[in-house]
RNAcentral holds the full RNA, with entries from ENA and SILVA. Predicted 3D model of a 250-nucleotide part of an RNA (large-subunit ribosomal RNA, domain VI) from Candidatus Komeilibacteria bacterium CG_4_10_14_0_2_um_filter_37_10. The prediction has a mean pLDDT of 85. It matches the Rfam family "Bacterial large subunit ribosomal RNA". Gene Ontology terms of the family: ribosome and structural constituent of ribosome.
Context: one part of a larger RNA
């Protein structure tokens, strides 16, 4: 830009992607075979790779977070904190991303065939699966299954709302996150829980600090599963989403 107003939903012409494998039971030690061995066909059952989602459990990471501990420097001194030393080091660890975790996938056709396997039958009184004609046959091919998809210029379709301004939508601005390089999706902008705060909470970490008791001290014990943190969950309008402006089919 176009599809001649928008806004939801939408069909599907076309494109992709998958559609793997292997091992046991049953059938049946049957058919078969002198035996030794041993099936088609069918019906189950596990499991490999291999894809997809998620993160409830395990398992990592987790420069939010908690607690331990070393040197030195600061906080006047003790206590009590800070700061740097690979996040100084070590131990756990919520969200969130992850596999090693889970949980799902490859099911299926009276379709058309491939080689092949056959019916009828002639040229060629015979005899031929072929020359007319006719019926099977595959992990393959067409459908099935999953995704994108109307720029499919043949530019579809429903619905609903607008069409003399009492203007249908959108945009610009602003908090922002289930998005995210930027843009674009999404979510909200006072008729409001978008984010931050504040109050509580799953949970993480492990028993602050202060005092008080007990030891000559190092330290030990109560107070106390406390204190601290809380990317999750809830509430709540304190803060910031103000005011507005622009395009838009007559």
């Nucleotide at each position: 830009c176009g599809u001649u107003g928008a806004a939801u939903u939408u069909u599907g012409a076309g494109g992709g992607a998958a559609c793997u494998c292997u091992u046991c039971c049953c059938u049946a030690g049957u058919a078969c075979g002198a035996g030794a061995g041993g099936a088609c066909c069918g019906g189950g059952a596990a499991g490999g790779a291999c894809g997809a989602a998620c993160c409830u459990c395990u398992a990592g990471u987790g420069u939010a977070c908690c607690a331990g501990u070393u040197g030195u420097c600061c906080u006047a001194u003790c206590a009590g904190g800070g700061g740097c030393a690979u996040c100084g080091c070590u131990g756990g660890g919520u969200a969130g991303c992850u596999a090693c975790g889970u949980u799902c996938g490859g099911u299926u056709g009276u379709g058309a065939u491939a080689a092949g396997u056959g019916c009828u039958g002639a040229a060629a009184g015979c005899a031929u699966c072929u020359a007319a004609g006719c019926a099977c046959g595959a992990a393959g091919c067409c459908g099935a299954u999953c995704c994108c998809a109307a720029g499919a210029u043949u530019a579809g379709a429903a619905u609903u709302c607008g069409u003399u301004a009492u203007c249908a939508g959108g945009c610009u601005g602003g908090u922002c996150a289930g998005a995210g390089a930027c843009u674009a999706u999404g979510a909200c902008c006072u008729u409001g829980a978008u984010a931050g705060g504040c109050u509580c909470u799953a949970g993480a970490u492990g028993u602050a600090a202060g005092u008080u008791c007990c030891g000559u001290a190092a330290g030990g014990a109560a107070u106390u599963g406390a204190g601290u943190c809380g990317a999750g969950g809830a509430g709540u309008a304190c803060u910031a989403a103000u005011a507005a402006g622009c395009c838009g089919a007559g």